[in-house]
Context: one part of a larger RNA
Molecule: small-subunit ribosomal RNA, 3' major domain
Organism: uncultured Gammaproteobacteria bacterium
RNA sequence: UGACGGGGGCCCGCACAAGCGGUGGAGCAUGUGGUUUAAUUCGAUGCAACGCGAAGAACCUUACCUGCCCUUGACAUCCUCGGAAAGGUCCGGAAACGGACUUGUGCCUUCGGGAACCGAGAGACAGGUGCUGCAUGGCUGUCGUCAGCUCGUGUCGUGAGAUGUUGGGUUAAGUCCCGUAACGAGCGCAACCCCUAUCCUUAGUUGCCAGCACGUAAUGGUGGGAACUCUAGGGAGACUGCCGGUGACAAACCGGAGGAAGGUGGGGACGACGUCAAGUCAUCAUGGCCCUUAUGGGCAGGGCUACACACGUGCUACAAUGGCCGGUACAAAGGGCAGCGAAGCCGCGAGGUGGAGCGAAUCUCACAAAACCGGUCGUAGUCCGGAUUGCAGUCUGCAACUCGACUGCAUGAAGCUGGAAUCGCUAGUAAUCGUGGAUCAGAAUGCCGCGGUGAAUACGUUCCCGGGCCUUGUAC
Numbered sequence: 001u002g003a004c005g006g007g008g009g010c011c012c013g014c015a016c017a018a019g020c021g022g023u024g025g026a027g028c029a030u031g032u033g034g035u036u037u038a039a040u041u042c043g044a045u046g047c048a049a050c051g052c053g054a055a056g057a058a059c060c061u062u063a064c065c066u067g068c069c070c071u072u073g074a075c076a077u078c079c080u081c082g083g084a085a086a087g088g089u090c091c092g093g094a095a096a097c098g099g100a101c102u103u104g105u106g107c108c109u110u111c112g113g114g115a116a117c118c119g120a121g122a123g124a125c126a127g128g129u130g131c132u133g134c135a136u137g138g139c140u141g142u143c144g145u146c147a148g149c150u151c152g153u154g155u156c157g158u159g160a161g162a163u164g165u166u167g168g169g170u171u172a173a174g175u176c177c178c179g180u181a182a183c184g185a186g187c188g189c190a191a192c193c194c195c196u197a198u199c200c201u202u203a204g205u206u207g208c209c210a211g212c213a214c215g216u217a218a219u220g221g222u223g224g225g226a227a228c229u230c231u232a233g234g235g236a237g238a239c240u241g242c243c244g245g246u247g248a249c250a251a252a253c254c255g256g257a258g259g260a261a262g263g264u265g266g267g268g269a270c271g272a273c274g275u276c277a278a279g280u281c282a283u284c285a286u287g288g289c290c291c292u293u294a295u296g297g298g299c300a301g302g303g304c305u306a307c308a309c310a311c312g313u314g315c316u317a318c319a320a321u322g323g324c325c326g327g328u329a330c331a332a333a334g335g336g337c338a339g340c341g342a343a344g345c346c347g348c349g350a351g352g353u354g355g356a357g358c359g360a361a362u363c364u365c366a367c368a369a370a371a372c373c374g375g376u377c378g379u380a381g382u383c384c385g386g387a388u389u390g391c392a393g394u395c396u397g398c399a400a401c402u403c404g405a406c407u408g409c410a411u412g413a414a415g416c417u418g419g420a421a422u423c424g425c426u427a428g429u430a431a432u433c434g435u436g437g438a439u440c441a442g443a444a445u446g447c448c449g450c451g452g453u454g455a456a457u458a459c460g461u462u463c464c465c466g467g468g469c470c471u472u473g474u475a476c
Stems, first nucleotide, its partner, number of pairs: 002476001003474003007471007015461002019425005026316008034307002042053002064302007073125001077124002079121005086103007107114002127291002130289003136285002138280003141276001143274001148187006154163003167178003193268004198236007208225002212223003239262001242256005318418001322377006334365003339358002344353003384415001389410007431453007
């Protein structure tokens, strides 16, 4: 100087408390450990690994295993020789691959040949998801959006170093004010950026429809309108600006007015010096080491989907604030041409058929659901719950046996609110309801968005956890 203390003072954070809903019990989904296996590829491991890399393992992916094959190689550059390229048929084979036959002649040219491509050969070399993240770059997590971390000059100290950055107030903030041997400055904080909440203005189609007119079973359907909604450009608006009080005549705090919004309005992007030899050599790049008829390459099949068990994260429930049946409203944000696919028709349904329209404010995915109205069930393992299994189907795809999703009928398991323990959340939040997208042929209860309905509670800071500043003790 730090770090640490079951030392002290001050102060924060869903840290506790107050409250709401969960997890831990059940079934299933998914990840992991373990075990098994020819292989169950590899990595991630307290917080900060475990619905993580993976925004999608039937083949492919794929890195693993078994078998069958190749050796200048699937890929790059260079050399020699031959052939344009390329297309098709047949045979063997699981395919890779091997063999036979055939069609076919292009472009430039100084007629030597050349360019692209294919085949054969020789060697330089290729190749490696092989090892080392404790050799590295880059990227990332975490403390933590915590308020800190430093520098120049000066001053103090023999020096390490101190001062500034401490102190009195204040703030979300090293935010600002005052004081002050310090005076300034940098990286951080804040602001500048984006979305959202109000208004004005410009514009008016594909969007809108107040008034006028036409028309329909009905619909902005039509003439028209430019008001309104909306769309998307520009602008205004919020700054403690105004008033009162408190305060040190300061900074600021409390209350109020006006206002769509008030003291950072709400949300996002943005992460200081550094810490963890944190994570990643399997995104990529890269030093060193290692393999070179194999640790490289091709193919088929299998595996990554195993299952006595253990844990994490989720979904669905255990019901009446509910289940089922009928009726009937109201979104937002997105996607669409190898695509979205309407009406109509067929099917109980998944779906099929059909093909209008649409590169989309025009068409379409696309009926939002919870809610509301009416009916039924009456506390029952049930008209709760849907696992499991049988049969019959649909769709994608070369192909659903290992191992897809969905539909119908039948079957109806556990489960009656979950021990110790433990998680999230302070407002349009939690809870609950549906909806879209990425990936993607197909395959979400995951992930990332969107809107609908919409709470309870916070006395307080003693305690648990994490953190900031000052101070104290120390044998670190």